[in-house]
RNA sequence: CAAGCAAGCUGGACAGCCGCGCCCUUGGGACGAAAGGCCCAAGGGUGAGGAAAGUCCGGGCUCCACAGGGCAAGGAUAACGGGUAAUACCCGCCGGGGGCGACCCCAGGAAAAGGGCAACAGAGAUAUUCUACCGGCGAACAGCAGACCCACCGGAUCUGUAUGCGCCGGCAAAGGUGGAAAGGUGAGGUAAGAGCUCACCCGACGGCGUGGAAGCGUCCGUCGCUGUAAACUCUAUCCGGAGCAACACCGUGGGAACACACCAGGCCGGCCCGGCCGUGUUCAGGAGGUGGCUGGAGCGUGUUGGCAACAGCGCGUCGAGAUAGAUGGCUGUCUUAAAGGACAGAACCCGGCUUACAGGCUUACUUGCGCA
RNA sequence: GGGGCGUUAGCGCAGUUGGGAGCGCACAACACUGGCAGUGUUGGGGUCAGGGGUUCGAAUCCCCUACGCUCCACCA
Repeated sequence: CAAGCAAGCUGGACAGCCGCGCCCUUGGGACGAAAGGCCCAAGGGUGAGGAAAGUCCGGGCUCCACAGGGCAAGGAUAACGGGUAAUACCCGCCGGGGGCGACCCCAGGAAAAGGGCAACAGAGAUAUUCUACCGGCGAACAGCAGACCCACCGGAUCUGUAUGCGCCGGCAAAGGUGGAAAGGUGAGGUAAGAGCUCACCCGACGGCGUGGAAGCGUCCGUCGCUGUAAACUCUAUCCGGAGCAACACCGUGGGAACACACCAGGCCGGCCCGGCCGUGUUCAGGAGGUGGCUGGAGCGUGUUGGCAACAGCGCGUCGAGAUAGAUGGCUGUCUUAAAGGACAGAACCCGGCUUACAGGCUUACUUGCGCA
Repeated sequence: GGGGCGUUAGCGCAGUUGGGAGCGCACAACACUGGCAGUGUUGGGGUCAGGGGUUCGAAUCCCCUACGCUCCACCA
C1' cells in the first nucleotide's frame, strides 16, 4: 500500500427570527365565601432514537385467582462453569463444522426405554440377495467328446460329460440404486468369501491418568451398534392468568334498589281555563376528568477486584411526559472531503435479542506485495 | 398501545403422522349449429407472500421480514 477480519464510537455544533407541547415565575381577566383551578399575555427553563421499530424473550408495576402441598395437561429451555433482578441474553471454556489466516457459525441432552417414518430408485431400507462367485445334488433339452450310418455332404440313434440349465447351501468382499447398503486400507486365510485372524487408522463403552466441570490423553481392555426428536416420545430445569384500553379516585345523562305520595307540589302564564313533570336517598358505574407518569436494576467519571461478562466504593449530575397527540420552518457562522442527505418519530418503565441504516472515525489483528 | 389470525393458478378455496401441487368458476382450441348461446372433449396457466435454517427431501416443521384481516371503551 492492497485485500480482509473483529470490537467500539458517531450519525453535527453554535447563534438569530417565526411557531408548538410541558414546567416555573410575574401580570391581567371571569367564577368562587375561601381554597382553588380555568383563560390570556410576557420572561425563563426544557423538548426523540441507536434503533423510539418488530413485540421475539426476561423483569418491575397493577388487578384477578390460589392464599398449604402434590399430580396431570399445556408451553419454554438444553454441553460445562460463571455473570445478572431475570432470561432463550452476556462472558469464559469444551466439542463439532468452515476459512491459508485474523476469525466466523452451531435449537450443542437422549435413537442401548418404546413404538413411528425412510417416498422414488434399487434385488434388498433394518433387514434382504438381482447379476456375478464357490460347494453339493439332479436331469440329458441345447452344447461338447466318443461310438455308429456314410464315398463326400450330412446326420437318426446310443454312451459319456455337468458348459449353459434346475434345486439346496455359503457369503455380503465385486457390479449397480440411493442421502444412507452396517467400519476404512493392506496382508493372511478360505471351496469362494467375510473383523474370520493380524498390523495401522476411525468410532463407541469401561478402567487408569489429568482437569473445578464439560472434556482430553502417543496408556490398557472389550466391541463395531443406520438416519430422523426445529415428528411422537423420554430425561433435567422453569412457568398461575391478564395487561397502563392494567388499575385507583371523582363523577354526567340514563339504570337498579329502597322510602314517601297518588293528594299536594313544581314549570309555562298577569289570572282562569289549558298543557308538561312524580319526589328523595342509596348503590353499581363503562361518558368525561384526575391520578398511575417518570428519580431509575438511572447516567457520566475515577478507582479496586476479576481473563472477561460484571460487581463494590468515591465524586458529579437530573436529561420529554403528550392524550387527536408538541419536538417544526427559514437564515447565518464554524467543524468537515462533504452539512441536511441514511434508517427512522417517545405514548407506563427497564434489561436483552432481532430487523432497517447514507456517510464518517478509532483501536487490535490477519494475509499478500514493496522498501529500509 | 395491546391480543389473535391469515397469505396456495385471473377469482373463490382444498391440501396432516413431511415424499404426486390439486378442485370449482374463468381462459384457449376443437366438435355439435347457418350463426350465437349451451353442452361435451382436450389443453394451458403456480417464485405455494419473500428470505434463511432443520431434514436425504419443506406448501407442511422452526426463525426473521412484508402485507392484510379481526378483537379490546361490556349503555352513550

The prediction has a mean pLDDT of 75. Predicted 3D model of RNase P RNA and transfer RNA as a complex of 448 nucleotides. It holds a member of the Rfam family "Bacterial RNase P class A". Gene Ontology terms of the family: dimeric ribonuclease P complex, ribonuclease P activity and tRNA processing.